[in-house]
RNA sequence: CCUAAUACAUGCAAGUCGAGCGGACUUGAAGAGAAGCUUGCUUCUCGGAUAGUUAGCGGCGGACGGGUGAGUAACACGUAGGUAACCUGCCUGUAAGACUGGGAUAACAUUCGGAAACGAAUGCUAAUACCGGAUACGCGGUUUGAUCGCAUGGUCGAACCGGGAAAGACGGAGCAAUCUGUCACUUACAGAUGGACCUGCGGCGCAUUAGCUAGUUGGUGAGGUAACGGCUCACCAAGGCCACGAUGCAUAGCCGACCUGAGAGGGUGAUCGGCCACAUUGGGACUGAGACACGGCCCAAACUCCUACGGGAGGCAGCAGUAGGGAAUCUUCGGCAAUGGACGAAAGUCUGACCGAGCAACGCCGCGUGAGUCAAGAAGGUUUUCGGAUCGUAAAACUCUGUUGUUAGGGAAGAACGGGUGGAGGAGUAACUGCCUUCAUCAUGACGGUACCUGAGAAGAAAGCCACGGCUAACUACGUGCCAGCAGCCGCGGUAAUACGUAGGUGGCAAGCGUUGUCCGGAUUUAUUGGGCGUAAAGCGCGCGCAGGCGGCUUUGUAAGUCGGGUGUUUAAACUUGGGGCUCAACCUCAAGUCGCAUCCGAAACUGCAAGGCUUGAGUACAGAAGAGGAAAGUGGAAUUCCACGUGUAGCGGUGAAAUGCGUAGAGAUGUGGAGGAACACCAGUGGCGAAGGCGACUUUCUGGUCUGUAACUGACGCUGAGGCUCGAAAGCGUGGGGAGCACACACGAUUAGAUACCCUGGUAGUCCACGCCGUAAACGAUGAAUGCUAGGUGUUAGGGGUUUCGAUACCCUUGGUGCUGCAGCUAACGCAUUAAGCACUCCGCCUGGGGAGUACGACCGCAAGGUUGAAACUCAAAGGAAUUGACGGGGGCCCGCACAAGCGGUGGAGCAUGUGGUUUAAUUAGAAGCAACGCGAAGAACCUUACCAGGUCUUGACAUCCCUCUGAAUCCUCUAGAGAUAGAGGCGGCCUUCGGGACAGAGGAGACAGGUGGUGCAUGGUUGUCGUCAGCUCGUGUCGUGAGAUGUUGGGUUAAGUCCCGCAACGAGCGCAACCCUUGAUCUUAGUUGCCAGCACUUUGGGUGGGCACUCUAGGAAGACUGCCGGUGACAAACCGGAGGAAGGUGGGGAUGACGUCAAAUCAUCAUGCCCCUUAUGACCUGGGGUACACACGUGCUACAAUGGGCAGUACAACGGGAAGCGAAGUCGCGAGGCGGAGCCAAUCCUUAAAAGCUGCUCUCAGUUUGGAUUGCAGGGUGCAACUCGCCUGCAUGAAGCCGGAAUCGCUAGUAAUCGCGGAUCAGCACGCCGCGGUGAAUACGUUCCCGGGCCUUGUACACACCGCCCGUCACACCACGAGAGUUUACAACACCCGAAGUCGGUGGGGUAACCGCAAGGAGCCAGCCGCC
Repeated sequence: CCUAAUACAUGCAAGUCGAGCGGACUUGAAGAGAAGCUUGCUUCUCGGAUAGUUAGCGGCGGACGGGUGAGUAACACGUAGGUAACCUGCCUGUAAGACUGGGAUAACAUUCGGAAACGAAUGCUAAUACCGGAUACGCGGUUUGAUCGCAUGGUCGAACCGGGAAAGACGGAGCAAUCUGUCACUUACAGAUGGACCUGCGGCGCAUUAGCUAGUUGGUGAGGUAACGGCUCACCAAGGCCACGAUGCAUAGCCGACCUGAGAGGGUGAUCGGCCACAUUGGGACUGAGACACGGCCCAAACUCCUACGGGAGGCAGCAGUAGGGAAUCUUCGGCAAUGGACGAAAGUCUGACCGAGCAACGCCGCGUGAGUCAAGAAGGUUUUCGGAUCGUAAAACUCUGUUGUUAGGGAAGAACGGGUGGAGGAGUAACUGCCUUCAUCAUGACGGUACCUGAGAAGAAAGCCACGGCUAACUACGUGCCAGCAGCCGCGGUAAUACGUAGGUGGCAAGCGUUGUCCGGAUUUAUUGGGCGUAAAGCGCGCGCAGGCGGCUUUGUAAGUCGGGUGUUUAAACUUGGGGCUCAACCUCAAGUCGCAUCCGAAACUGCAAGGCUUGAGUACAGAAGAGGAAAGUGGAAUUCCACGUGUAGCGGUGAAAUGCGUAGAGAUGUGGAGGAACACCAGUGGCGAAGGCGACUUUCUGGUCUGUAACUGACGCUGAGGCUCGAAAGCGUGGGGAGCACACACGAUUAGAUACCCUGGUAGUCCACGCCGUAAACGAUGAAUGCUAGGUGUUAGGGGUUUCGAUACCCUUGGUGCUGCAGCUAACGCAUUAAGCACUCCGCCUGGGGAGUACGACCGCAAGGUUGAAACUCAAAGGAAUUGACGGGGGCCCGCACAAGCGGUGGAGCAUGUGGUUUAAUUAGAAGCAACGCGAAGAACCUUACCAGGUCUUGACAUCCCUCUGAAUCCUCUAGAGAUAGAGGCGGCCUUCGGGACAGAGGAGACAGGUGGUGCAUGGUUGUCGUCAGCUCGUGUCGUGAGAUGUUGGGUUAAGUCCCGCAACGAGCGCAACCCUUGAUCUUAGUUGCCAGCACUUUGGGUGGGCACUCUAGGAAGACUGCCGGUGACAAACCGGAGGAAGGUGGGGAUGACGUCAAAUCAUCAUGCCCCUUAUGACCUGGGGUACACACGUGCUACAAUGGGCAGUACAACGGGAAGCGAAGUCGCGAGGCGGAGCCAAUCCUUAAAAGCUGCUCUCAGUUUGGAUUGCAGGGUGCAACUCGCCUGCAUGAAGCCGGAAUCGCUAGUAAUCGCGGAUCAGCACGCCGCGGUGAAUACGUUCCCGGGCCUUGUACACACCGCCCGUCACACCACGAGAGUUUACAACACCCGAAGUCGGUGGGGUAACCGCAAGGAGCCAGCCGCC
C1' cells in the first nucleotide's frame, strides 16, 4: 500500500439519558431504642431524609461521522430542468389539544437444562412500554357546487358512509380543589433540511460484435409502493430498439479538478471537496422518519477459532499494528484544549471524526556550512616542450561577524461559547421559578516551556552528487588494447582512447544530485485550428443510383441556426487579478473574474423553413452531322492447312551450327478441283467511337450515346454518392458444339558442367460458338467526379458563320473532341501548365516507417481455382522518392596508343647462368608479391661485408659527452698460451712549463648514459613506383538551381595536346600541354694544342719536323624552321592537303622535365623520427659455418639446334669511355691463361686498342655432324692471409640435352627491329647482369570490326570500400519468438433440466393465543405449522 476488495493476533473506533420506570447497591441526616459509663459523650440496633452508582424495561442515536473502488458503460456521474406523481425524525412558525379506562412483561425470586454460547418453566411488579373508548379530524370513499390550469389535472366547499390522537417528568404557588413555568407528548397546516422518481444534453474501445427483444412494446383492469410506471399479475393487440451503431465482448467508479500545451487538444482521477457503489462471498427481510444497515438480524458457502464432539463464535475496504504479495509506502503515540457530532434540562459522558505530536529529504519554500585582507605565488598533488603551467588568494597568517546548532534565563496567541458565583434590566405570570439581554468575577491548553525574545561562547559542529566526443556548459595524464567496459541517439574501445577505468583539473546543480518508470511537449508524426494521395504510403477497374452532404437569380413571411443584451445557475476549494497576515517565501486569508446550460427580450445580412416569381444550370422539341459504339442475321475474297488427281525427282525442313522430323510406299516444287475453321492486308492517321473493359472485311435489320444550329417549351427538375446493383481484358471453371492456324502441359533434338530454360521438330487442353460462372490486371494518364476562373502559338478531327471567287480555293471568327509546344502559377525535384499536378468550391474513396503480409484467424462470395474484408506476436533503423557527382555496363557515339591487324625477331621445349617460391637445415638473415615482386634493393656474399646459426668471450661497453683516481705515454716490434677474440712477458719510444703543473693519451672506477639491421611503412618525414608524358585537374567573380551542384571545361571544326578557331551566361586566371634546358643534324664566326695537313720545304716516310690554321676536329658564340611563301579545301576562322625553297618541314630525331590525385602501393634494413620493447643482452668482439642446400615449380637471360652456317688464313673501317695502391708500350718466354720487362702517360700527347660482323681465299656438304657446347678428369695461370664448402681464366681430354619448340605469350614503326663487337661503374679477384658506345642495317601498317589500356560526350544503375560492387535462396551450428503433439486442468459466457435454505407475500387446516367484541358458545386479530411464487 498504485500490488493481494489477500488473511488478520491485540487494543481502541457508538453511545447516552436515574429530570421515563420498577428494582438492586453504596452513603447514611432528623428521629426512636439499647449498652457503656466520665451525664454528655462513645458504641450498637431500628429508621430512612439526602447524595451517588446502574444490570434490566423504556426513549433517542447505532442510516451520521470514518474506510475502500471490487462491481457498474448505468439516469451511475456532470449539467440544465420537471414532480398537478412523492416522503421527510430532530429544528422553526401558526392553530388546537393532552379526557377516560385496561391487561401484560423484563428485571427479581424459585426450579431445571447446557462444557460453553445461552435457554426453559412457574410466580411477582412498574412506566413517557402496550391496548380499548371519547373528542378533534384539514384522513379515505361516494354524490355534488364554485373556481383555476399547457395535458393528465389542481384549489376551495357541502352531505352521507368509513377510519381514527395523546404521556408524562421536574420546578413554583396554594390548606385543598386547582393554577402556573420549562421540557417531553398528540393532531393539522406551512417552512427549512434531507431524500425519492422522471427527462434533455455530455463524456471509452472493438463492426474480424449486425441484427436484438417475449413482460418484450402498447392498451384495459387489478395488485403493490411514500409515489409514477410491466414494478407485478390477468386479458387483448403486435409491437419496441438499430448503421446518428442496437445487441454482444473488453475495459473503467464519475465529477470539481490535477499534469502538460501558445492554444486547440492529450493524459490522469493520489491528497482536498461533491455524488455513487461496496463492507469475507451470495441471498433475504425485520426495525425505523430514514437501511435492505461496515463495528444489527436470518440463511447458504468458503476460511479461521473454541469445544466435554452434542454444539457454538468471527468478519480491520475504521485508527494503530501483523503476516503475505511487491520495485515500493509510516507510530500497536497524546488529547478531547479547539472545531464538529450523539445523548441529556444541565453539569457532563462518549467521539482513532478531529486537533496535535512521531517516522520518511517524498514534495514545496526559506536559511546555513562563514566574511575581509593576504604572493614567498609556500608545501603538496597533477602536468611539462623541464623553461614552466595549474589547483591558487585558494591555504597558512592577520582582522572581523555570529544565522542555525549548544547552553542559561524570560515567554505568548490559540479561551470563546457554555457553566459557577454575585449584580442590573426587559417581556411574561395573579405571583414566583424559569426565559431573554447585560455587567463583574472564577475555573478550563493535548500541542508545550512550543513559537518568539535576551545573554554566554567559539570559525568553532555542518557538502555532496552528476557530468566533461557531438547534441550540451566543461580536458589533460596514466592504465587497458574490439579485452575489460561505455552507450539517450550518432557511436567509442583492435598500443599514442578528451567516449572504457583511475587521478588531477574543469563545468553544472546543491541538502541534494543522478538513474529508472509513467504522462504531455517538441510531433503540422491523425493535421478542427493544422497534412496529404502522377513518381515517396495513398484515386475504388468503370458506371447507375436509395439514404446522406452540398446547391442558381429574385420577393415576402418566419426566427431553428446566427448575432446582441438582461436574468438565473455555475457548492466550497483550486486557477487568474488586486489587497491583507505569518521577519521573507512556501502557506493562510479578503474581494473580483472565466466556459457551459437554462430562460426572457431584441436584430434579420447569411443558412434553414413556408409561399410566390425568373431563366442563365438541367432537360425537352425542331433542323442537320460524323463515327472500328452495341446486338442479330447473311455475304465475300486473299492466305495457311488438309484431301483427290496430274506433271516431276531427291531431297525438303530447320539453325549460330546441327539434329529430331518429312521424303523413292514419290516428299518439297508446280497445276487443277474440293473441304474446313479462324482472322479480316492495303485504306490506317498521337484519326474516330464508347463510362471503363474495349471496338477494324462488306450488306441488311434493331438500338444506345455524342456534336452543331435555332431559342419554341418545362422552370432548379441539379452535383456527388457510404451501403446496394449492373458492366468488367486475359487466363481459368461447368454443359454442349467446333477445331484450319497458333499453342500452357507433354515428348523429342540441340545447347550446357548440368539445362526440368532460352533455339528447333512435333503436340493436347485452350484459343472459336452458345449458355452459365469467375470478378481479377502495370484494369495506367500509375492523375475520382462535377462547376467556374486564369497569356499564347501551332497541328488534326466533326460542325456552324462571315469575307473572297463564276467555281475550286484562300483568309477570318466560333462550338465540341484530340495532340505538340509554352507564360504566370504550382511542385521535393522530375515535371504539369484552359484536356492542370494552377486559383477556388462541393461530394466520395484512400494514406500514416520498413519487414512480417495483402499473410493468419473469423465472416461473406465461389463448383473449384480463388476473391473481398483484413490483424497481431516478433524484428529492423531504416525502407522509399526525385535529382547530383563519380564509378561501372558482355549500353551507344567520337578519338587515341606496337592495343589489334600487317610484318620482323623472340619467350614457352634443351643445357647453363641468375632471381623467386617450395622443401630442407643449427642457420639456409631479412625485405620486395598481378600489371607496378622475381639478372629487384645487391654498381659485384671465399674472410670482411653479415643483419642468420654454433661455439668461445666482454658488461659504462666496439662508438659519444661528463666526473673521480692512477699512470706517462700512445704507437710500433718481439716472444708465450689459445681457433681467435683475449691474456701474459719483454723491448724501442714523446710535447709545453713560471718546475707547482698542464695539454694529450692510456688503464681502473661510479653513475648519468651508450648501443639495437629489435617491433610498428596501418603513427611519420624524406625518397620512389604506378595510372601516364595520359590531357587532363582546378580557382575567382558572375549567372542558374531550395540544394548537392551546374555553367565556364559542353557544342561545330581542328590538333600530338583543355592545341587553336568559331559559337555560347559567361568573363578571366592557375597547375598541366607547348616553349624555354641538354644532345644530335647544315652553315657562319672566334680560337688553334696534345687536334688537322690544302699549298710550300725537309724527312728515317710516321703530320715525324719546319710552317700554316684553309679543311677535319675541338668548344665558345651566332644564325637557322615560323605553316614564313604558293595553290587547293575549309565558314572570310583555326587548321589540313599538295608544292617550292631548304641541311632540316609542319613538335626535325633523342633526352631531361611527370598536373590535381589514386593504390592506408614500397621503404622504420640508406637516412631521419614518435611510441613500444631489450640492457651481464634483442648490445659488443672472435673463430667456424650459413646466405651458394635441392624430388620440384615459375620469372629473366646466355648459348644453341647450324650451310645467310662452322673452321682456317689474309685484310679494312669506329665511337663512348677509363687510367697513379693505376693504365701499362716495345722487346722477350710460354700452345695458352699469363710471366719477365718497365718506355711512355696525372692524359685531344702515352696506354687500354685487337674492334667484330664485313671483304678475299681455302675447307666442311646435311650428319647429332668439323653442329652444339653442358658435364667430368687431369694439368696449369692471376688475385688474395686463405679459392674445401664456394671464385675467375687457360691447355689437353671428355662431348650431354638440343634438329626451331604445345596451350599460351613478349618486344619493335627507322638509323628502329635484328645482328656485330667495344667501353665503363662496382671491384684484390669474380658478369651470360646493368649502364653506355659505335658498325652493318630491314620488313610492314589495308584499316579501327574485334582483344587490352586510355580520353571526351551521352545513357542505365538497387554500385559509392564504387562490378574484385551489390545481392537471392537452400544447408550446417547456436540463439530468439511462435506453433504441432498422446493428453491433462481451469476460467468466463449462453441455453435446457434437476434439487433448493432463509425470508416477504398469498393460500390453507382437526395447532396455539392476555387486552377488543360477545351473557356464553365463540369471533376478530396475532403466533407457530404446511403448501405455492421467487

Model confidence (mean pLDDT): 82 of 100. Predicted 3D model of a 1430-nucleotide RNA (small-subunit ribosomal RNA) from Paenibacillus pinihumi. Taxonomically the source falls in Paenibacillus (Bacteria, Bacilli, Caryophanales, Paenibacillaceae). The RNAcentral record of the sequence draws on ENA and SILVA. Rfam family: Bacterial small subunit ribosomal RNA.